Predicted 3D model of a 347-nucleotide part of an RNA (small-subunit ribosomal RNA, central domain) from an uncultured bacterium. The RNAcentral record of the full RNA draws on Greengenes.
Context: one part of a larger RNA
RNA sequence: UUGGGUUUAAAGGGUGCGUAGGCGGACUAGUAAGUCAGUGGUGAAAUCCUGCAGCUUAACUGUAGAAUUGCCGUUGAUACUGUUAGUCUUGAGUACAUUUGAGGUAGGCGGAAUGUGGUGUGUAGCGGUGAAAUGCAUAGAUAUACCACAGAACACCGAUUGCGAAGGCAGCUUACUAAACUGUAACUGACGCUGAGGCACGAAAGCGUGGGUAUCAAACAGGAUUAGAUACCCUGGUAGUCCACGCUGUAAACGAUGAUUACUUGGUUGUUUGCGAUACAUUGCAAGUGACUGAGCGAAAGCAUUAAGUAAUCCACCUGGGGAGUACGUCGGCAACGAUGAAACUC
Numbered sequence: 001u002u003g004g005g006u007u008u009a010a011a012g013g014g015u016g017c018g019u020a021g022g023c024g025g026a027c028u029a030g031u032a033a034g035u036c037a038g039u040g041g042u043g044a045a046a047u048c049c050u051g052c053a054g055c056u057u058a059a060c061u062g063u064a065g066a067a068u069u070g071c072c073g074u075u076g077a078u079a080c081u082g083u084u085a086g087u088c089u090u091g092a093g094u095a096c097a098u099u100u101g102a103g104g105u106a107g108g109c110g111g112a113a114u115g116u117g118g119u120g121u122g123u124a125g126c127g128g129u130g131a132a133a134u135g136c137a138u139a140g141a142u143a144u145a146c147c148a149c150a151g152a153a154c155a156c157c158g159a160u161u162g163c164g165a166a167g168g169c170a171g172c173u174u175a176c177u178a179a180a181c182u183g184u185a186a187c188u189g190a191c192g193c194u195g196a197g198g199c200a201c202g203a204a205a206g207c208g209u210g211g212g213u214a215u216c217a218a219a220c221a222g223g224a225u226u227a228g229a230u231a232c233c234c235u236g237g238u239a240g241u242c243c244a245c246g247c248u249g250u251a252a253a254c255g256a257u258g259a260u261u262a263c264u265u266g267g268u269u270g271u272u273u274g275c276g277a278u279a280c281a282u283u284g285c286a287a288g289u290g291a292c293u294g295a296g297c298g299a300a301a302g303c304a305u306u307a308a309g310u311a312a313u314c315c316a317c318c319u320g321g322g323g324a325g326u327a328c329g330u331c332g333g334c335a336a337c338g339a340u341g342a343a344a345c346u347c
Base pairs, nucleotide, nucleotide: 003319004318005317006316007301008300012315014201015200016199017198021194022193023192025088026087027086028085029084030083031082033081034080035077036076037075038074039073040072041071042070049065050064051063052062053061054060091191092188093187094186095184096183097182099180100179103177104176105175106174107173108172109171110154114150115149116148117147118146119145120144121143125136126135162169163168206247207246208245209244210243211242216240220236221235222234223233258314259313260312261311262310263309266293267292268291269290270289271288272287273286274285275284276283277282296303297302320347321346322345329340330339331338332337
């Protein structure tokens, strides 16, 4: 390389949009590039293979053929692919109508809790733990009542619920905005699928500038524990946690399962949304989202119409363990670091 693979053994890119490329629905006609057939030229000789011949045989040599699977020209064939022209509606999209949801962005509002401040009541403890101590408290704490302020998060509803490409999204409300399902079958007429590079988005932590800082809390300090205790436990506590703008670009970014399409006796049982039928007991269809069990698949565990079944197209990736996601180089970044990514050696 071919092959074989990628849930868990090595291996699916974090996710989308999309360029080139690859692949692509039904029908008709033309063309004849691919494809197929005939034929002409060329494909040096030697070598190889086959037949015959010459050295006593063989090696060796001579001779004839075959082969040289290729390339070029020419004459035809036209099923398939391509291409040109025309047509179609099932794929795809649009329109109209209904519906759904923690989808997104910006603004406004709310109550509970927490902390702090003020005032009152009130008096000796509070707090914390396995037990304690550090800590707070007669300068009046803890507790309790009222008032005020601040920041952050939204109990119950809440669910194997819902929405989103993924990351993710949850108090209420307003504005703007994106999407999906269902129904009609009105319009376009293959406009599609995938997608190397590229671009965009991308939890938490981290970084820059400026705000904010209630809680919690790396670092740090103290108290315990212990042989020690740079920990687990306790009392404090700064970055951070929050906001705006800009970077970073990684996660067990997981369904450890790429996207799209079609197909495959199936059976049982929930649930969300919409549309129907109805005898008000029930029940059908579509799109999701769960559980169990078959055929089939699988090394097994298991998967099983939401496939890991049967097939097709395109992309990504793997090829023994360690060395190593390291070194070097390059690119990106303010940095932290990220991307790409070896070898010697060793088993």